[in-house]
RNA sequence: AAAUUUGAGAGUUUGAUCCUGGCUCAGAACGAACGCUGGCGGCAGGCUUAACACAUGCAAGUCGAACGAGAUCUUCGGAUUUAGUGGCGCACGGGUGAGUAACGCGUGGGAAUCUACCUUGGAGUCUGGGAUAACAGUUGGAAACGACUGCUAAUACCGGAUACGCCCUAUGGGGGAAAGAUUUAUUGCUCUGAGAUGAGCCCGCGUCCAAUUAGGUAGUUGGUGUGGUAACGGCGCACCAAGCCGACGAUUGGUAGCUGGUCUGAGAGGAUGACCAGCCACACUGGGACUGAGACACGGCCCAGACUCCUACGGGAGGCAGCAGUGGGGAAUAUUGGACAAUGGGGGCAACCCUGAUCCAGCCAUGCCGCGUGAGUGAUGAAGGCCUUAGGGUUGUAAAGCUCUUUCGCCGGUGACGAUGAUGACGGUAACCGGAGAAGAAGCCCCGGCUAACUUCGUGCCAGCAGCCGCGGUAAUACGAAGGGGGCUAGCGUUGUUCGGAAUGACUGGGCGUAAAGCGCACGUAGGCGGCAAGUUUAGUCAGAGGUGAAAUCCCGGGGCUCAACCCCGGAACUGCCUUUGAUACUGGCUAGCUAGAGUCCGGAAGAGGGUGGCGGAAUACCCAGUGUAGAGGUGAAAUUCGUAGAUAUUGGGUAGAACACCGGUGGCGAAGGCGGCCACCUGGUCCGGUACUGACGCUGAGGUGCGAAAGCGUGGGGAGCAAACAGGAUUAGAUACCCUGGUAGUCCACGCCGUAAACGAUGAGUGCUAGUUGUCGGGCAGUAUACUGUUCGGUGACGCAGCUAACGCAUUAAGCACUCCGCCUGGGGAGUACGGCCGCAAGGUUAAAACUCAAAGGAAUUGACGGGGGCCCGCACAAGCGGUGGAGCAUGUGGUUUAAUUCGAAGCAACGCGCAGAACCUUACCCACCUUUGACAUGGAAAGUUUGGGUACCAGAGAUGGUAUUCUUCAGUUCGGCUGGCUUUCACACAGGUGCUGCAUGGCUGUCGUCAGCUCGUGUCGUGAGAUGUUGGGUUAAGUCCCGCAACGAGCGCAACCCUCGCCUUCAGUUGCCAUCAUUUGGUUGGGCACUCUGAAGGAACUGCCGGUGACAAGCCGGAGGAAGGUGGGGAUGACGUCAAGUCCUCAUGGCCCUUACAGGUGGGGCUACACACGUGCUACAAUGGCGACCACAGAGGGCCGCGACCCUGCAAGGGGCAGCCAAUCUCGAAAAGUCGUCUCAGUUCGGAUUGCACUCUGCAACUCGAGUGCAUGAAGUCGGAAUCGCUAGUAAUCGCGGAUCAGCAUGCCGCGGUGAAUACGUUCCCGGGCCUUGUACACACCGCCCGUCACACCAUGGGAGUUGGUUUUACCCGAAGACGGUGUGCUAACCCAGCAAUGGGAGGCAGCCGGCCACGGUGAGGUCAGCGACUGGGGUGAAGUCGUAACAAGGUAGCCGUAGGGGAACCUGCGGCUGGAUCACCUCCUUU
Repeated sequence: AAAUUUGAGAGUUUGAUCCUGGCUCAGAACGAACGCUGGCGGCAGGCUUAACACAUGCAAGUCGAACGAGAUCUUCGGAUUUAGUGGCGCACGGGUGAGUAACGCGUGGGAAUCUACCUUGGAGUCUGGGAUAACAGUUGGAAACGACUGCUAAUACCGGAUACGCCCUAUGGGGGAAAGAUUUAUUGCUCUGAGAUGAGCCCGCGUCCAAUUAGGUAGUUGGUGUGGUAACGGCGCACCAAGCCGACGAUUGGUAGCUGGUCUGAGAGGAUGACCAGCCACACUGGGACUGAGACACGGCCCAGACUCCUACGGGAGGCAGCAGUGGGGAAUAUUGGACAAUGGGGGCAACCCUGAUCCAGCCAUGCCGCGUGAGUGAUGAAGGCCUUAGGGUUGUAAAGCUCUUUCGCCGGUGACGAUGAUGACGGUAACCGGAGAAGAAGCCCCGGCUAACUUCGUGCCAGCAGCCGCGGUAAUACGAAGGGGGCUAGCGUUGUUCGGAAUGACUGGGCGUAAAGCGCACGUAGGCGGCAAGUUUAGUCAGAGGUGAAAUCCCGGGGCUCAACCCCGGAACUGCCUUUGAUACUGGCUAGCUAGAGUCCGGAAGAGGGUGGCGGAAUACCCAGUGUAGAGGUGAAAUUCGUAGAUAUUGGGUAGAACACCGGUGGCGAAGGCGGCCACCUGGUCCGGUACUGACGCUGAGGUGCGAAAGCGUGGGGAGCAAACAGGAUUAGAUACCCUGGUAGUCCACGCCGUAAACGAUGAGUGCUAGUUGUCGGGCAGUAUACUGUUCGGUGACGCAGCUAACGCAUUAAGCACUCCGCCUGGGGAGUACGGCCGCAAGGUUAAAACUCAAAGGAAUUGACGGGGGCCCGCACAAGCGGUGGAGCAUGUGGUUUAAUUCGAAGCAACGCGCAGAACCUUACCCACCUUUGACAUGGAAAGUUUGGGUACCAGAGAUGGUAUUCUUCAGUUCGGCUGGCUUUCACACAGGUGCUGCAUGGCUGUCGUCAGCUCGUGUCGUGAGAUGUUGGGUUAAGUCCCGCAACGAGCGCAACCCUCGCCUUCAGUUGCCAUCAUUUGGUUGGGCACUCUGAAGGAACUGCCGGUGACAAGCCGGAGGAAGGUGGGGAUGACGUCAAGUCCUCAUGGCCCUUACAGGUGGGGCUACACACGUGCUACAAUGGCGACCACAGAGGGCCGCGACCCUGCAAGGGGCAGCCAAUCUCGAAAAGUCGUCUCAGUUCGGAUUGCACUCUGCAACUCGAGUGCAUGAAGUCGGAAUCGCUAGUAAUCGCGGAUCAGCAUGCCGCGGUGAAUACGUUCCCGGGCCUUGUACACACCGCCCGUCACACCAUGGGAGUUGGUUUUACCCGAAGACGGUGUGCUAACCCAGCAAUGGGAGGCAGCCGGCCACGGUGAGGUCAGCGACUGGGGUGAAGUCGUAACAAGGUAGCCGUAGGGGAACCUGCGGCUGGAUCACCUCCUUU
């Protein structure tokens, strides 16, 4: 010099956010245990459970220098040894923690005590006596152990003497000792003083939980006396008094040895009390004393009890919670070891003996610490493994190889310290030296996030994992394995426990409006806190000093083992307690004051404050009477009900009870509950003004006491209306409800209970401070003056600043800033429940848990979605119209059924004339049969062959396919080189192939909301944040279209426009088109022309541009002009961010899985076409707006060479036979049809055409299953379609025909085309869908949401329960072992005394015995309390897919909830009172902005 230098968070509630709040994790620790693994050493530790039971051995002896005796030896000197008498020790050391909540322990004090051995001082050690064990003899007993007789010693025992000091005392006096041994030096002994050490006792303070333990106590509290003790004391006893303890927690119950310390923590704290150390308690269980200095004694005694053992059944013996060890219990804890060498203890003069204290060794990774398992080099980056995009990557310098080293271990040798002279268990140990040789030495856990570390395979909500969140249902970094990686390392994980994190019990350091939490309100006791100024005191407080705070531990500085752990030395610290001195501001005590708090007094004021009595009118109901007649009443609509016996209505009269319209008001009063007609009486509080009086009298308030809505209870009244229960009628699937008609308790009064409410401002009371503005109620003052202004005090509202808050919000009436006091909270459920207590007549209230279970439950706000919420707007959404579908027949698709197969997909809108723009074969994916296997198809290798492609005929076969003959032609490219290519067959392997699965692994494409007007971003701003703003608002639009405003300013994807088409015009062009003019012709046929039509290319044109009105001077809207067209001119193409795990693996592509002589490929036949039925979409009809016949005009858009086919012939016709033209503005399909005229005359028809028969045509290899068409014949249902439902707003609907794709053939479907050509829209209440704003929400898988209760089943814990078993405790009584005490002591008795010569006798003292009270165990009875079991029973909790309903969340479809009462399968319903934590609409009042 140093000695305290230190504080980390994360996961999990939600779609997301902030907060509250619990659960969980990361850290450290351990006397640990378990799993896997294990080389060495040092240091430490090692029954936490059964204070369960113990075999065996050992753990306390020693002294011959106290004593006699026996035995042995003897050099006769003696020595050794042993039992006994005697002394000291055995009260230490060692173990354990059962008991104990206590002066037990800790700490600090105290006075009324003792203390062997030890130190020191003083004094003494004189003189006598009687016994007794051993021993001997006799004798009892199985034994243990005794009995009797006799002998004997002492430092054993007893008497006398003496007493400096000592003790007692009445102050006179009285009392009490001793031991010798040995032989010259000691050591003992006695009395006494002091000390030291140890012990006993008392006191202050501290020392766990429970109040569901609130009263306890009779020796209890005190006094006096006496006894007792070493000592104080009710410690004991007698008497007297009636105290004592307790809310500052007595008593009772439960738990527990206490401390230094230990673990953790930043600390404060929390937990703990192994090892080491101090104290206490205990020693088989309970009681008791003896001895002793010390014990009520672990290895002593007595008694009782349980247990064990021995026994000859008569009796005896024992106590490991000493060290080892055994059994048992348990997850679990060691050797029946060595030594007294060291340290210490006992005895002894000593030698020495004893010592499971101790020192060592053994076992165990139980912990801490240290060391090792090798080092260097080494790339072809070996092999192998794993992954792979197949290239490579990784394991990995890792290995091998090469070069080295030798710690530890092994072998050999030397060999300690511990011993200051001898003595070493440890131990041939530590250490040192030498030797061989990389040689003998690595595992465990983890890898989804927290949390460092990733891939493959297997598995397929299985197996399993999991600390929390959570993984696993076919692509699992989460299971199992492997490869790789991360962490720690002779260990690593798991489990358990403690502290931490947890500010999650908050002293440091939290909260209570809505998250859990303010008592319903007041009065007030104890307690807590308390105004101004002075004196005094110094208790609190502060400072100095002293004592103490054991050692060890922690910390600092040194030192010793090679380091470290460990150990040693010194210091600091031990935050505490006590004593003392000082300070006196503050707090407290005491004293005497003050007036600002509080109260009193005086004068005014307002008021539904309370109580009692009386009075009043309106209304309702009933009764009486009059008028009057058929209904009334009630509802969504009805019915029950009342009424011709006269209701309802109306008039008059009467009776009764209850409640008090208007005024009336976020007005008033009250502590709260609450209080409302008027008057009188009694009575409480408040406010204002005055400032006379008191002088802190104050605030709060645990317990306590009182008040306390409604419902309910008791007794007695009263009863009009209303109305639980109840009855009936409706509604309904049901309706124990909502609605209706009745109706009893009750509601009312008096008296007495109850004591609870959303008893709410969800906000305890009090005091002070901290911007304002504006209403209103009650007073005062001032000014002006009749109505205001200003100001002040008290109340009651609204808004708002600072501040606070998680936010919402609060904001002088605080939820702000502070102080004081009280109450309350600590995750959700179980549960405000059970048990117990208290209260109550009961209902019930109050106080108030646990087991078990979950990882949340919750608050506020956000974005959505939703609402049987609101506002605004749109759409063939409704309405207004026109035509359909649903009925019939047929066509077609689907379901279902059937089948060998009826292939597959599509499923509300958004599947169903859909994939399919066309299934007889093919298609074809399905079924049956037969056949092929490198394959029908692609790429690669080898070998052989051939280098072409057809035609015709024949053979086998159902065909695929194979074979033969014949004939025609002799492959392609070419740099012209027999250069290259091709094809076929065979072989082997890679592979092909799959309309097999997964559209929930995907790409692409598509549907749908929806051509709806929306969806977003950047920057800025606001908000803690999710988010908001922009995008909302006022207008407007088809439109987030545009304008204006605005903390927003801009931008993107959408809208619109740009594109195509139709409508007008112009220009250019003019054949195949056209023809006005000129010719010509039957004919634009030809010449001619390109004006017109048309064609097809380019342009123009329309923009709210112009005018008027309106609007805000805007955007726009309305009307008009002009114009072919007018307000996006009509139509099309175009589809935002996204939604539906929408559709498609069978168009295609594709991951994974699956098949590989088959799930592949081929062929024939069959099926996809089935048919009791059901549905969708269509066609044709039911007829006269029509059928039939006849006549005869006008389109557009398309198609055509394996084609369209004019025209001619032929057939009734479908068609057939010829043949011109046309690759198309040229030729052709091709004729348009509705139309017009005639006829039919209302019928199953001259409607309708199904069905069926016969005969044909066409296509095709082939029309049986299964094509289309024609002719003749047949002539079904059907007479306009139930509930319901579809399309369409103009060239649209309706109606009419025409064309095309597919296609050999086959449309009623689909895609197009034109002809004719309407009706209606008042309007937005309603249905459906959508957009915007707003509101509520317990929804977020988003209302097809969420969610409640009974019942049924399984499991779990728990309450009650007739009882039963046990523990503990209280009390009364009985019994009364041992023992001490007291009494007695006639029996027995050596010491002393007396008498006696003696024998002996007597006395004192003692012993046995007996008596007495005390008392352990035990017994009987009555209680208290705790625990176990318990038939049955109550509710509770939990459990992927049970039943019944639908209570709650939206106005949840009857707003919900609270208290109470009744009722009901259940959620619940109803009555009464209350609350808003109710939506919506309206009104009133107030406020803000301009």

About this RNA: This is a predicted structure of a 1490-nucleotide RNA (small-subunit ribosomal RNA) from Oleispirillum naphthae. The sequence was found in a public genome assembly. Lineage of the source: Bacteria > Pseudomonadota > Alphaproteobacteria > Rhodospirillales > Oleispirillum. Its Rfam family is "Bacterial small subunit ribosomal RNA".